[in-house]
Predicted 3D model of a 326-nucleotide part of an RNA (large-subunit ribosomal RNA, domain IV) from Phacus cordatus. The RNAcentral record of the full RNA draws on ENA.
Context: one part of a larger RNA
């Protein structure tokens, strides 16, 4: 000196990004137990006391007496606890090997396709599976327990719907024109059938698309200038422009606030965090689900008790290893 373990005066988180790490808690009995709650739970809450041994009594629990040590769950196994917040309902699952989570999943909710030789699905195909099932059933997409709710917008896209117009592939095609010649004729040429051949094209055509209508728990999307109330300041109100429609309710400096350490309050002596308010939402907002919410989490944030070598500030033991001698 490295490691593992163990001790510590006094103080007790001052350490640190952050109590990481450790110490404390601990079993069993008895008492006693708060908000809050979906009434089940929260809950071993919290907090408080007791535990050996010997005799009496008892079937025993278990009670009465007496004893003893620094300790009697003697060793060893064995929960530290509250308070408030975010998210996410809960058990589950995941990156085999640097994330275990607020991701997925999930009951439940909602659309939407399917009538069975179903509709998806896989294969060229024969087939299978869906299913030895039949709309209380199967397939897809979004949301995600429960409560209270899901607002306006159908102009674009997509989805369905409806057949009235316009268009519109390929293949056919009557006509029409134009080359060629058997022939005619009024012979320097002219004209020209029938077939061959070019070029056009009437016509007859579905679905799709245009159109028309529905549809948002389809994909999305939800404004701007101005002025106005008997102090100022504000703007219920009015005007205007443009939009399909201009964002309701609830929440809001938020996992979303750039300016920002916003500003007031609580907490500390002192906090850019944290709580509770405010609204000035750079740039929430309602099934891409909005705001709540008991339980519950090896989850993320703030405080606190308890405890302690994390720390002031380091000291000492005990193995073990290196090192130096020998």
């Nucleotide at each position: 000196c490295u490691c593992u373990u163990u001790u510590u005066a006094a103080g007790g988180a001052a350490c640190u990004c952050g109590g990481c790490a450790a110490a404390a808690u601990g079993a069993c009995c008895u008492u006693g137990u708060a908000a809050c709650u979906u009434c089940g739970g929260g809950a071993u809450a919290a907090a408080a006391g007791g535990u050996g041994c010997c005799u009496u009594a008892g079937a025993a629990a278990u009670a009465a007496g007496g004893u003893u040590g620094c300790a009697g769950u003697g060793a060893u196994u064995c929960g530290a606890c509250c308070c408030a917040a975010g998210c996410g309902a809960c058990u589950g699952u995941u990156u085999a090997u640097c994330a275990a989570a607020a991701a997925c999943a999930c009951a439940g909710g909602u659309c939407u396709c399917c009538g069975c030789a179903a509709a998806g699905u896989u294969g060229u195909a024969a087939a299978a599976c869906g299913a030895u099932g039949u709309a209380u059933g199967g397939g897809g997409g979004c949301u995600g327990a429960c409560g209270c709710c899901u607002g306006c917008c159908c102009a674009g896209u997509g989805c369905u719907g409806u057949a009235a117009g316009g268009u519109u592939u390929u293949a056919g095609a009557a006509g029409u024109u134009g080359g060629u010649u058997a022939g005619u004729c009024u012979u320097a040429g002219a004209c020209g059938a029938a077939g061959c051949u070019a070029a056009u094209a009437a016509c007859g055509u579905a679905a799709g698309c245009c159109c028309c209508a529905g549809u948002g728990a389809a994909c999305g999307g939800c404004g701007g200038c101005a002025a106005u109330a008997a102090c100022u300041a504000u703007g219920a109100u009015u005007g205007u422009c443009c939009u399909a429609a201009g964002g309701u309710a609830g929440c809001g400096a938020a996992a979303u606030u750039c300016c920002u350490u916003g500003u007031c309050g609580g907490g500390u002596a002192a906090a850019u965090u944290c709580c509770a308010a405010c609204c000035u939402g750079c740039a929430c907002g309602a099934a891409u689900g909005g705001c709540g919410u008991a339980a519950c989490g090896a989850u993320u944030u703030g405080g606190g008790u308890g405890c302690u070598g994390u720390c002031u500030c380091a000291a000492g033991a005990a193995g073990a290893g290196g090192c130096u001698c020998g």

Background
The source organism's lineage runs through Eukaryota, Spirocuta, Euglenales, Phacaceae and Phacus.